[in-house]
Formats: sequence, C1' cells, structure tokens
RNA sequence: CGAGCCGUGGCGGGAGAGCCUCUCGCGAGGCGCCGAAGGAGCAACCCUCCCCGGGAAUCUCUCAGGCCCCAGUACCGCCACGGCGAG
Repeated sequence: CGAGCCGUGGCGGGAGAGCCUCUCGCGAGGCGCCGAAGGAGCAACCCUCCCCGGGAAUCUCUCAGGCCCCAGUACCGCCACGGCGAG
C1' cells in the first nucleotide's frame, strides 16, 4: 500500500396484517389478524457408554412489537470511521 471479515453511523431501496364502538381530537376498548426490531424453540451434525451439552434461519411461537398515514423494521447496495488482516 492493501483484497476480505466484523462493528458503528449516514444515504437509498424495503413488506405484511382489520373491523366495530367510544372520543371534538390525541387516543382508548373488544374481537380478529401480521411477523422482517428484539426474544424464545428445534433438525441435520458434533461430543458422550448413556444422560447432559453445543447447534441456523426468512422455519415455528407470538412474550414483545405491529395492523390509515407517518415513524420503525430483517434484508440488499453505496459511503465514512474503528478493529482484525491474507498478500
């Protein structure tokens, strides 16, 4: 000098799911629903005589969150910073 990997931030893209009632409105309640913040669970497989343990997700659950819009979102791209770092 420097590919790549990880983390943070910025910008862009980015879903899903409703009806009723009350309220001037913000919003609240009931039933129903969504899954892509987060969280939880497990298969193959690894270890073990066995048990235990480890073990992914966009899968499953729906605790949380969400169901006009806005905001936010996993994920993708680009940029910057920091760390590691083949060569």
Molecule: Glycine riboswitch aptamer
Organism: Actinotalea lenta